[in-house]
RNA sequence: UUCUUAUCCAGAGUGGUUGAGGGACCGGCCCUUUGAAACCACGGCAACCCCCUGCGAGGGAAGGUGCCAACUCCUGCAGAAGAAUGUUUCUGGCAGAUAAGAA
Numbered sequence: 001u002u003c004u005u006a007u008c009c010a011g012a013g014u015g016g017u018u019g020a021g022g023g024a025c026c027g028g029c030c031c032u033u034u035g036a037a038a039c040c041a042c043g044g045c046a047a048c049c050c051c052c053u054g055c056g057a058g059g060g061a062a063g064g065u066g067c068c069a070a071c072u073c074c075u076g077c078a079g080a081a082g083a084a085u086g087u088u089u090c091u092g093g094c095a096g097a098u099a100a101g102a103a
Stems, first nucleotide, its partner, number of pairs: 001103008013042005021031003025076001027074002043068003048064002050060004072095001077092006
């Protein structure tokens, strides 16, 4: 990097360094000098791998990852229902993220 499978309406932040961007992409809409992103320290959430047991289940959190604004922030493609002239909802898909496994 690619493929397969699973999950994505829950949850969880302070301090320091630094100083202008960030929310994947598009269009929106937001966050941000009352300090973005990044890095460091400490902390937390969750429970994929993992560990335990009485193993279709329950429990745990030492270790490997992940995560700690907004539903994956909304949207994009197709369909359906409503509404009635540009709007609401639902279903599936695409894309993305994370994990485990494989090539």
A computed fold for a 103-nucleotide RNA from an Acidobacteriota bacterium, annotated as SAM riboswitch aptamer (S box leader). It was read from a public genome assembly, where an Rfam model found it. The coordinates come from a structure-prediction model, not an experiment, and the mean pLDDT is 86. Lineage of the source: Bacteria > Pseudomonadati > Acidobacteriota.